[in-house]
Predicted 3D model of RNase P RNA and transfer RNA as a complex of 484 nucleotides.
């Protein structure tokens, strides 16, 4: 130089001009004023309010190798164990299939209390091809079909009841040996997950629990439109008082059981007012004053000094703690934090100009010191904080890894 | 701020629960019938199931992440 591998950071900068939010001031005028994700809303908390003797269960959801951090996680450190990479690294929901159920298409002889298509290997009956010795007739090879023994091969399949290899057998098999691999038990190392050596068992019933379901921890609900305080107009409602005020018929209350009291219901009689009038219909039928509760519109507080940021030491492998100093940093109403101009940074190499193919043009390449033109993402706080996904132009930085050349 | 649902051919939907062959109507395309269309018969063509990873021998379906879309609920003295 190249190709990669993991952390980590920036996310334009300075200044004029006009403007928006919020705080101070009488005013002038000053001050601050978005992010790594503020996003998605998938997890944990703080607050806040309901519920609730305490504790153990049930449902229902989640979590699930160890061992640390934390206010808490499903979150982050650090290992273990599987898997991938030549490596740096990277990924991993990683308890339980011997508590039950259930699934394993399609090919397959058989998908699980194993079972035999084909092939091997024994015996029986039969045939009658070929060979031997032959007079007959024995024997051996061979075909059909039973019977019985086998699981090595062959074949299916994502998977076939441990693998390889030597013995052994009639074929053959952990039948028996050695390695490996599993199972169980002891040591030794670790806090543990584990790992490692001995020793013994011929080897046990395959997968699936991101099927059900078993164990083992963990969760009471709802959310800042939680929730707190002030408190208007109108209606309606409750006490008292003032004017006015017919019948019945239910109902409710008090009551010495004689009966009182209710403008609470219906009904009727009448009054007003309207439809010009009569008949007829509709509407009203208390009416004022003066207090009191209510939580509506609004209004305020929750509303930012907090697991708070910057620096520096220790403790720690590492998340993290822990001490010291030093800062106050957006919070407003459905919601501002913008726009514009100059400079100068960064990318593009688009266009002139420059440099080489070539003396010149046309036509190619190269350089970005010059000049000029374009370009800058993903997104934007709504109680907060602690993490997880996700999105993202471009650029730095560290440590590392694997090639090529050169000394 | 909370809670549901939906995504499968050109359209509208079935199949997810309980994993193994992707379908149904209308549409589209060639023949047949007609003088010619419609209509009718046939026969066929057309998905990688929104995207991404993961479990499992296998995933439209089962876990997670994610983009799109609709709907509900609150507060009413």
């Nucleotide at each position: 130089c190249c190709a990669g591998a993991u952390g980590g950071c920036c996310g334009g900068a300075c200044g004029g001009c006009c403007g928006c939010u919020c705080c101070c001031u009488c005013a002038c005028g000053g001050g601050a004023g978005a992010g790594g994700a503020a996003a998605g809303u998938c997890c944990g908390g703080g607050c806040u309010c309901c519920a609730c003797g305490g504790a153990a269960g049930c449902a229902a959801g989640g979590u699930g190798c160890c061992g640390g951090g934390u206010a808490a996680c499903g979150c982050c450190c650090g290992g273990c164990g599987g898997g991938g990479g030549c490596g740096a690294c990277c990924c991993u929901a990683g308890g339980g299939a011997a508590a039950g159920u259930g699934c394993c298409a399609c090919a397959g002889a058989a998908a699980a209390c194993a079972a035999a298509c084909c092939g091997c290997c024994a015996g029986g009956c039969c045939c009658a091809a070929c060979c031997u010795u032959u007079a007959a007739a024995a024997g051996g090879u061979g075909g059909c079909c039973c019977u019985g023994g086998u699981a090595a091969g062959g074949g299916u399949g994502a998977a076939a009841a441990g693998g390889u290899g030597c013995g052994g057998u009639a074929a053959g098999a952990g039948c028996g040996c050695a390695c490996c691999g599993c199972g169980c038990g002891g040591c030794u190392g670790g806090u543990a997950a584990c790992a490692g050596u001995c020793g013994c068992g011929g080897c046990a019933g395959g997968g699936c629990a991101a099927a059900c379901c078993c164990c083992a921890c963990c969760u009471g609900g709802a959310g800042c439109a939680a929730g707190a305080c002030c408190a208007a107009a109108u209606a309606g409602g409750g006490a008292c008082g003032g004017c006015c005020g017919u019948c019945c018929a239910g109902g409710g209350a008090g009551u010495u059981c004689g009966c009182u009291c209710c403008g609470c219901u219906g009904g009727a009689a009448g009054a007003u007012g309207c439809g010009u009038u009569u008949c007829c219909g509709c509407a009203u039928c208390g009416u004022c004053g003066u207090c009191c509760g209510g939580g509506u519109c609004g209004g305020u507080c929750g509303c930012g000094u907090g697991a708070g940021g910057u620096g520096c030491g220790c403790a720690g492998c590492a998340a993290u703690g822990c001490g010291c100093a030093u800062c106050c940093c957006a919070g407003a109403g459905g919601a501002a934090u913008g726009g514009u101009c100059g400079u100068c940074a960064c990318u593009c190499g688009g266009c002139g100009g420059c440099c080489c193919c070539u003396u010149c043009a046309c036509g190619g390449g190269g350089a970005u010191a010059c000049g000029u033109g374009a370009g800058g993402a993903c997104a934007a706080a709504a109680c907060c904080c602690g993490g997880c996904u996700u999105a993202c132009a471009g650029g730095c930085c560290a440590u590392c890894u694997g090639g090529c050349g050169c000394u | 701020c909370g809670g549901g649902g939906c995504g499968u051919a050109g359209c509208u939907c079935a199949g997810c629960c309980u994993g193994g062959u992707a379908g149904a109507g209308c549409g589209c395309u060639u023949g047949c019938u007609u003088c010619g269309g419609g209509a009718g018969c046939a026969a066929g063509a057309g998905g990688c199931c929104g995207g991404a990873g993961g479990u499992u021998c296998g995933a439209a379906u089962c876990c997670u992440c994610u983009c799109g879309c609709c709907c509900c609920g609150a507060c009413c003295a």

It holds a member of the Rfam family "Bacterial RNase P class A". By type it is a ribozyme.